Small-subunit ribosomal RNA from an uncultured bacterium, 1483 nucleotides, folded computationally.
Its Rfam family is "Bacterial small subunit ribosomal RNA".
RNA sequence: UAGAGUUUGAUCCUGGCUCAGGAUGAACGCUAGCGGCAGGCCUAAUACAUGCAAGUCGAACGUCAUUUUUGACUUCGGUUAAAAAUGAGUGGCGAACGGGUGAGUAACACGUAUGCAACCUACCCCUUACCGGGGAAUAGCUUCGAGAAAUCGAAAUUAAUACCCCAUAAUAUUUAACUUGGGCAUCCUUGUUAAAUUAAAGUUCCGGCAGUAAGGGAUGGGCAUGCGUGACAUUAGUUAGUUGGUGAGGUAACGGCUCACCAAGACAGCGAUGUCUAGGGGUUCUGAGAGGAUUUUCCCCCACACUGGUACUGAGACACGGACCAGACUCCUACGGGAGGCAGCAGUAAGGAAUAUUGGGCAAUGGACGAAAGUCUGACCCAGCCAUGCCGCGUGCAGGAUGACGGCCCUACGGGUUGUAAACUGCUUUUAUACGGGAAGAAACUCCCCGACGUGUCGGGGACUGACGGUACCGUAAGAAUAAGCAUCGGCUAACUCCGUGCCAGCAGCCGCGGUAAUACGGAGGAUGCAAGCGUUAUCCGGAUUCAUUGGGUUUAAAGGGUGCGCAGGCGGAAUGAUUAGUCAGUGGUGAAAGCCCUCGGCUCAACCGAGGAACUGCCAUUGAUACUGUCAUUCUUGAGUACAGUUGUAGUGGGCGGAAUGUGUCAUGUAGCGGUGAAAUGCAUAGAGAUGACACAGAACACCGAUCGCGAAGGCAGCUCACUAAGCUGAAACUGACGCUCAGGCACGAAAGCGUGGGUAGCAAACAGGAUUAGAUACCCUGGUAGUCCACGCCGUAAACGAUGAUUACUCGUUGUUGGCGAUAAACAGUCAGCGACUGAACGAAAGUAUUAAGUAAUCCACCUGGGGAGUACGGUCGCAAGAUUGAAACUCAAAGGAAUUGACGGGGGCCCGCACAAGCGGAGGAGCAUGUGGUUUAAUUCGAUGAUACGCGAGGAACCUUACCUGGGCUUAAAUGUAGAUUGACCGUUCGAGAAAUCGGACUUCCCUUCGGGGCAAACUACAAGGUGCUGCAUGGUUGUCGUCAGCUCGUGCCGUGAGGUGUCGGGUUAAGUCCCAUAACGAGCGCAACCCCUAUCAUUAGUUGCCAUCAGGUAAAGCUGGGGACUCUAAUGAAACUGCCUACGCAAGUAGUGAGGAAGGUGGGGAUGACGUCAAAUCAGCACGGCCCUUAUGUCCAGGGCUACACACGUGCUACAAUGGUCGGUACAAUGGGUUGCUACCUGGUGACAGGAUGCUAAUCUCAAAAACCGGUCUCAGUUCGGAUCGAAGUCUGCAACUCGACUUCGUGAAGUUGGAUUCGCUAGUAAUCGCACAUCAGCCAUGGUGCGGUGAAUACGUUCCCGGGCCUUGUACACACCGCCCGUCAAGCCAUGGAAGUUGGGGGUACCUGAAGUCGAUAACCGUAAGGAAUUGCCUAGGGUAAAACCAAUGACUGGGGCUAAGUCGUAACAAGGUAACC
Repeated sequence: UAGAGUUUGAUCCUGGCUCAGGAUGAACGCUAGCGGCAGGCCUAAUACAUGCAAGUCGAACGUCAUUUUUGACUUCGGUUAAAAAUGAGUGGCGAACGGGUGAGUAACACGUAUGCAACCUACCCCUUACCGGGGAAUAGCUUCGAGAAAUCGAAAUUAAUACCCCAUAAUAUUUAACUUGGGCAUCCUUGUUAAAUUAAAGUUCCGGCAGUAAGGGAUGGGCAUGCGUGACAUUAGUUAGUUGGUGAGGUAACGGCUCACCAAGACAGCGAUGUCUAGGGGUUCUGAGAGGAUUUUCCCCCACACUGGUACUGAGACACGGACCAGACUCCUACGGGAGGCAGCAGUAAGGAAUAUUGGGCAAUGGACGAAAGUCUGACCCAGCCAUGCCGCGUGCAGGAUGACGGCCCUACGGGUUGUAAACUGCUUUUAUACGGGAAGAAACUCCCCGACGUGUCGGGGACUGACGGUACCGUAAGAAUAAGCAUCGGCUAACUCCGUGCCAGCAGCCGCGGUAAUACGGAGGAUGCAAGCGUUAUCCGGAUUCAUUGGGUUUAAAGGGUGCGCAGGCGGAAUGAUUAGUCAGUGGUGAAAGCCCUCGGCUCAACCGAGGAACUGCCAUUGAUACUGUCAUUCUUGAGUACAGUUGUAGUGGGCGGAAUGUGUCAUGUAGCGGUGAAAUGCAUAGAGAUGACACAGAACACCGAUCGCGAAGGCAGCUCACUAAGCUGAAACUGACGCUCAGGCACGAAAGCGUGGGUAGCAAACAGGAUUAGAUACCCUGGUAGUCCACGCCGUAAACGAUGAUUACUCGUUGUUGGCGAUAAACAGUCAGCGACUGAACGAAAGUAUUAAGUAAUCCACCUGGGGAGUACGGUCGCAAGAUUGAAACUCAAAGGAAUUGACGGGGGCCCGCACAAGCGGAGGAGCAUGUGGUUUAAUUCGAUGAUACGCGAGGAACCUUACCUGGGCUUAAAUGUAGAUUGACCGUUCGAGAAAUCGGACUUCCCUUCGGGGCAAACUACAAGGUGCUGCAUGGUUGUCGUCAGCUCGUGCCGUGAGGUGUCGGGUUAAGUCCCAUAACGAGCGCAACCCCUAUCAUUAGUUGCCAUCAGGUAAAGCUGGGGACUCUAAUGAAACUGCCUACGCAAGUAGUGAGGAAGGUGGGGAUGACGUCAAAUCAGCACGGCCCUUAUGUCCAGGGCUACACACGUGCUACAAUGGUCGGUACAAUGGGUUGCUACCUGGUGACAGGAUGCUAAUCUCAAAAACCGGUCUCAGUUCGGAUCGAAGUCUGCAACUCGACUUCGUGAAGUUGGAUUCGCUAGUAAUCGCACAUCAGCCAUGGUGCGGUGAAUACGUUCCCGGGCCUUGUACACACCGCCCGUCAAGCCAUGGAAGUUGGGGGUACCUGAAGUCGAUAACCGUAAGGAAUUGCCUAGGGUAAAACCAAUGACUGGGGCUAAGUCGUAACAAGGUAACC
């Protein structure tokens, strides 16, 4: 010392990305009241107009050019003298400070600490000494001349504190001799003597000031050294003045600083050299700290001044506002030539996201000069501009609830919120405004006066001086008056609603929002945060322990080198002594100031400022301590090694030998195939294969033993044997005496494949060929087959070179197996050493797991990692014959990639089990005709919905009108019903006439009830308010339904296990139809499901007998329960009984199973129905209903007529009828059950061939009625498109209905189509079932019903069994799937965009090399000219900036074309990977 979001269905890790914090010389957007204090070109060290920024001194000098004052003279024009000021000049001092900038510089540049016995220092201070004499010039001025100008030349003349000479002179300098003291090497130092050399300037008010020499101090500098101070090794070698020496020169001074000669060194893996980047520090920001980043303001140091070079002057410069030269640029020009340098202060242009006034003043502080007054000072002090930052203040305070109006929201006659907020009442006046007063900063210098020492200095008093500025500050006045915004509101992250929009517009820091109900976009209301600011962007630190010293890792997440040997390096056993380098402690010096921290103080506070303290974790020196480490010395044996004895092995190298197999050849026997596969074919074979036998040859590999074994450093090593070589282990304890461990670079070894040369080649076998497979098949399979595999020599140097686990040492519970030795008489054995394995503790680990062979506990050394992709790629280097290896990036892109484990799902994984799932059967569908539904097409419309299983005789349980939702046309606009309110009328209804297709419109007729007369009831139309919608969204919903599936599953509580998701229970062994039950068991229980409870049915009993029944008794009929009676029976409908593996046998612990068992009507759920767990399919339905939202409102509402839903080249589903003789047809004779019926069912009678019609009776139903068919008994047909089949069509009718044209059913007569049992394929069914036969009902006027729902009649066959198909359940396994295999996902190609590599070249840049040329200038040389000379002029040598030429290297940009890479909802081709991924995958 704070964390959070984000990988997953969920979890734990690893790991990146992102956020919350602080900061800034900032910029941008919106906004803006005031003050204080700070800050303000980060870019173009780009170019600069204009002004200013360094002058001063007359007390150094000449002159009097200009001005003023005074005096004198005057011809009034002036002249002259003095004084003051000014200009120019000589001279002195200053100009080397102050101010600016950060280009260069990776360096003794900077920081820190030292040294100079190797140095300088003007002005200032102290001390000592001196200050004598003389001379020659020159600027200025004057005259003349050249030039456009800048400027220059000649002559004459003049002064000095300018210059020169002479004198004097030492503690100066040099030389010589002697001498004192000292030191760290060279050396330093004291004293004496002798010799030589070298100084000066005046001025004055007479105090001084200035000058010269010497010594010392102070200040400022110079030089040297230790340590510290960027990146890149894809920069590994660099260097000739280079390294050192001797001598000389040069410098203030040491020094290769320079030169001559000599030597060959010097630096470098502790990073030289090169390239890139960069001023350094105090500090500043951040951080818990360690660190990381930083160098703006202020301070210190350095460097630079248009670019490059050079020196001069000077105490000091190689000089920002000096000089010379070269270059670039700008300006002036009379074209001859000249001038310039804002990185000083302002300012301008340009660049840029971006950075201020051409201000005031020397009043203060500081500086230069001067004796001083003073002058100068863009240093500085102030003001101006800018919210750029920090700090402070204000925009009011108190009361005030019908919680006002308005806004917004809602569950809306109301409530919530804005909100005590406002209004209103009272109070205050900071700030702003107006008026008035009004500072501190000022004390000096100087002048005057006084005093003390005494001509000056010091002290006291007075006078003078303010840019800022009439500013700060103070007072008075009136009045809430003058003053609030910005961002955000999905999570992180404080703050929520409405409307608009509809994957659009947009948002976004990350995750992510937006496809019609968006708290995520835009607006509004509200809220939250901060506030004169608020947000955004950029950058730095933090969080990030995400480079880990503090403080990380490497089996599987990224990461152990393939292995060994080994130099450097790092680390190192026991004892004693010495030393004190590291280490520890004390002390001293230093660590500038400012800053940070603490205390105190000054501005009203604060920011800010001042004073004091602490701190500055550092460096140096010194003293002490001596445990540890180091070093040195001496010793030791336990680490390590040597020798001795024994032993072990597929350890290595080179020879020799062997048998089996394979192939080939020859011979023989022998005949038709062999071979190969899922099945085949290619291939071989009658020229004799294959098979069998014999012989011969060749090459390669070594069966059995053989193993969980052995050996080796790893790679690796296997027939037997010989030789040589190496190693391990054990025993004993003779020798050495730490000789050790690890190891960057280096060296060696290093599977397979591959390469080179030469051999060899039996088998196998890349490439290749053929045959198959396939949509294709450049594969998998097959037949062949070359490199290669083998040997020798040489390369290569890589592998999933793996234990995915570096080496060494020590320590740490156990069990068990095994190899080699020792011990032991031994086949026995808790013994021991070294190996090889398995299991299991503690501990560790994210877990899986590891666990004395550690992944535990520790130590040493090496190697390696830091998100995924791009990429082990590119470029460069090294190695290689090549292939390639090694080293090894970046741009760009994503928010993940990944590990382990969990639950599911899935698998052309495994095991177990079930189901009309298959099989065994029976009957169908698919072919025909028709019916019906759907698709499609058509149409004005063919309304809508349902679409794999789970749509398609489905919604529809009944479309001629209606229905009806569709189309065409004609109408209506409060419109159908209902309610409330209002006012009106007394009717409304109805009848009738006309127009019209009708709706509708118009006309005529008709004219209520009660009453207390107030009114009420009723009805109608009118008005107002509430409408209506089969319009959209089933992906906003409720409800309902389908399916998995009547499958056996789905969960919970507590406990236990696991960091956790989760697990356990629910698994295991049995059993069952069943998670049914039993046993076992860290589980024990429970719930929803299963089963049971419910209904029907099968048997019986009891009760009750009408409309049902009729055995007995009686009556009666043609007959009949028809009648009296009866309850026995059937039946009806209520209650009960009965079945439970209860009993027996066998098996079994049990549950239970088996049995032609017994009994029983029924036997193992008796048969059927209802009943459908958690959930899945965004399954179906807004058109059954309900309902949110949206949409329409003279229409998407509503009324009416007609049409359509019934169309028809076609395709599909579901059915009916058939194809016939188990049949058709005709006649006769039987037997049901469920249901229905008064707008109805109708007996019976009559008519009609018939549908039906006309009569008539019973029945509101166990009473009457609808009302059976197959079957059975006879006749006929005789295998045909038929006496099968009935479609289609014609004619005539019946019935329903307002109405049968589109578009009804039925009847009769006639017509008589296809069809002769149905391809691939497919459906139902396991017993009263299939098949077959009819009956009833709902809907309904009628009916397109062959449909649906029920009912009964007749009534089978088959099931060996679970290999296979389909579906399902449980357990297990793999997984890269979780939208869950209809999953995921790879590569080419095509399209767009982006960055990048190569490339014939092209262009540019910096640096170096060689040669040529070479300004200014220092240094040096020299005969002519000048000068007596010194010297000068002139010429010249060396060096150099710059320029030119040449070759090469490096860096950058660009380049036709070209290579791969990345990204991009719905492109193409395949399907490589994930499951045994369909050929296991991978290196």